[in-house]
């Protein structure tokens, strides 16, 4: 970098540092000197590793359900903040609203 699978309406500090930006991109709409990003500490979660319990089974492994959270990642405004393409429905038109599915993105795991 590419492709695969799973998940994305829950959760997470009135701390330190730092100083102007940030929310992927488009168009919006927001957050920010009552201080952004980044870094440190703290926290959340439970994808992977590990461990425990149960079910099943002749036994073990796998699988299934639940639990723990020392380790590997991740995450800590707003649903992946909304939207971008398609279908359908409502709406006389312009336009607007809703539902579903894609696409795009993020994260994890394993693969090339």
């Nucleotide at each position: 970098u590419c492709g695969u699978u799973a998940u994305c309406c829950a959760g997470a500090g009135a701390g330190g540092u730092g100083g102007a930006g940030g929310g992927a991109c488009u168009g919006g709409c927001c957050c920010g000197a009552u201080g952004a990003a980044g870094c440190c500490c703290g926290g959340c979660a439970a994808c992977c590793c590990g461990c425990c319990u149960g079910a099943g089974a002749a036994u073990g492994a796998u699988c299934c359900a639940g639990g723990c959270a020392c380790g590997g990642u991740g995450c800590c405004a707003a649903a992946u903040c909304c939207u971008g393409c398609a279908a359908c429905g409502c709406u006389u038109g312009g336009g607007g609203c809703g539902u579903u599915g894609a696409a795009a993105g993020a994260u994890a795991a394993g693969g090339a």

A computed fold for a 112-nucleotide RNA from Melghirimyces thermohalophilus, annotated as SAM riboswitch aptamer (S box leader).
The coordinates come from a structure-prediction model, not an experiment, and the mean pLDDT is 83.
Rfam family: SAM riboswitch aptamer (S box leader). From the family's description: The SAM riboswitch is found upstream of a number of genes which code for proteins involved in methionine or cysteine biosynthesis in Gram-positive bacteria.
Of the family's consensus pairs, 97% are formed in the model.